[in-house]
RNA sequence: CGAGCAGGGCAGAUGGCCGCUGAUCCGGUCAACGGAUCAGAGGAAAGUCCGAACUCCACAGGGCAGGAUGGUCGCUAACGGCGACUGGGGGUGACCCUAAGGAAAGUGCCACAGAAAAUAUACCGCCCCUCAUGGGAGAGGUAAGGGUGAAAAGGCGAGGUAAGAGCUCACCAGUUUCCCGGGUGACCGGGAAAGCUAGGCAAACCCCACCCGGAGCAAGACCAAUAGAGGGGCUUCAAGGGCUGCCCGUCCCGCCCCUGGGUAGGUCGCUCGAGGCUGCAGGCAACUGCAGCCCUAGAUGAAUGAUUACCACCCGGCCAGCAGAGAUGCCGGCCGGGGACAAAACCCGGCUUAUGCGCUGCUUCAGCC
Numbered sequence: 001c002g003a004g005c006a007g008g009g010c011a012g013a014u015g016g017c018c019g020c021u022g023a024u025c026c027g028g029u030c031a032a033c034g035g036a037u038c039a040g041a042g043g044a045a046a047g048u049c050c051g052a053a054c055u056c057c058a059c060a061g062g063g064c065a066g067g068a069u070g071g072u073c074g075c076u077a078a079c080g081g082c083g084a085c086u087g088g089g090g091g092u093g094a095c096c097c098u099a100a101g102g103a104a105a106g107u108g109c110c111a112c113a114g115a116a117a118a119u120a121u122a123c124c125g126c127c128c129c130u131c132a133u134g135g136g137a138g139a140g141g142u143a144a145g146g147g148u149g150a151a152a153a154g155g156c157g158a159g160g161u162a163a164g165a166g167c168u169c170a171c172c173a174g175u176u177u178c179c180c181g182g183g184u185g186a187c188c189g190g191g192a193a194a195g196c197u198a199g200g201c202a203a204a205c206c207c208c209a210c211c212c213g214g215a216g217c218a219a220g221a222c223c224a225a226u227a228g229a230g231g232g233g234c235u236u237c238a239a240g241g242g243c244u245g246c247c248c249g250u251c252c253c254g255c256c257c258c259u260g261g262g263u264a265g266g267u268c269g270c271u272c273g274a275g276g277c278u279g280c281a282g283g284c285a286a287c288u289g290c291a292g293c294c295c296u297a298g299a300u301g302a303a304u305g306a307u308u309a310c311c312a313c314c315c316g317g318c319c320a321g322c323a324g325a326g327a328u329g330c331c332g333g334c335c336g337g338g339g340a341c342a343a344a345a346c347c348c349g350g351c352u353u354a355u356g357c358g359c360u361g362c363u364u365c366a367g368c369c
Stems, first nucleotide, its partner, number of pairs: 001367001002364006009357002012311001014309003018305001020040008042341001046352002049350003054216004066212002069209002071085005086100001087098004101207002106205002108201003123146002125142003129138003154172002157169003173197001175194008220268004229259006240252004275294008313338007321330003
């Protein structure tokens, strides 16, 4: 140099032309509409995974079922989030990963291979006995050696034995219990005893501890056209239908008024909030406190756009120069190309996923110089 690790940052700028949404002001008939000024997406607005706030519904108390979490201490409104640390694992390293309670409560599973995958067992081998004596056959013992496997019933040495074996012993590893020291704690360091060794999987069922009502802004609240419903009224004249052909009466229909529910539609909820920026202080940090400053989209078929000029940025090629031992880097000019992922929809804290460029610090086994 390259390759890598960690942590911040940015997400083009300005002008012209044509448009969109909202607020305020002016004109206009407080309308429709027109004009002016100002404001107008993100780091993830995304996935809708977790938590909260808010709203409505439900709710004596207890239990079952179901779901979620799982080292410790802290942070926070809360969390399955974050920080620091402990244990374990990976990497040469910077550093990274960790769902990390229980496998001596019970059940279950452990492919293939292998004798055997957990009440141990015996293919080869080793040893003893019986029969045979042409290279064995049968019965038994053993698990040290070989073999299988991801994993084989503690490891290794000595004693012991027919051969062997924690069968016995020393050392080491592991389990359980206890003691001493350190730490808030997870845990760490040291020591003693016992039993005589206990495979793995709980992101298999399960057990233990702790936590958990449901639905979601299309929540929910208010106003309310038309058309229905209920009640009241209709002076004079004329008039439709039913109750009897006629009269009276009464009902329907019609018109007006009132009441209640409520559809379309509209308004609120709606953006000033666990808010942002800067500084200081506390803390390793997550985070918190104080002071000052700021107001920063609220659309509802859903606006925040399109085009052009110029500049800036990135990539590739060519030319010239500079630095360096070199790999290579930097600067200037010309030509060509490029601008990602993606767009609010009640708000907030997180997580996860997608994505272009650039900066700072650090590491370096192998590779180039």